[in-house]
A computed fold for a 73-nucleotide RNA from a Lachnospiraceae bacterium, annotated as transfer RNA. The RNAcentral record of the sequence draws on ENA. Rfam family: tRNA. By type it is a transfer RNA. The coordinates come from a structure-prediction model, not an experiment, and the mean pLDDT is 82. Taxonomically the source falls in Lachnospiraceae (Bacteria, Bacillati, Bacillota, Clostridia).

RNA sequence: GGGAUCGUAGCUCAGUUGGGAGAGCGCUACGUUCGCAACGUAGAAGUCGAGGGUUCGAGUCCCUUCGGUUCCA
Numbered sequence: 001g002g003g004a005u006c007g008u009a010g011c012u013c014a015g016u017u018g019g020g021a022g023a024g025c026g027c028u029a030c031g032u033u034c035g036c037a038a039c040g041u042a043g044a045a046g047u048c049g050a051g052g053g054u055u056c057g058a059g060u061c062c063c064u065u066c067g068g069u070u071c072c073a
Base pairs, nucleotide, nucleotide: 001072002071003070004069005068006067007066010025011024012023013022019056027043028042029041030040031039049065050064051063052062053061
């Protein structure tokens, strides 16, 4: 320098065909307990890496760009 792949909640990830942004773990509050753990209930937490475009509508499609992993040179 060129190719492939990944980037979504604090962490690990799903979201496959363009229309509801979600799960598990963690965190907070409450209940249960003498207390802790475990369990149950409720809740908070997201510019979907960044910018632009297409579209009535984009995490998803297109372009540019940043970063990680990997292959080739």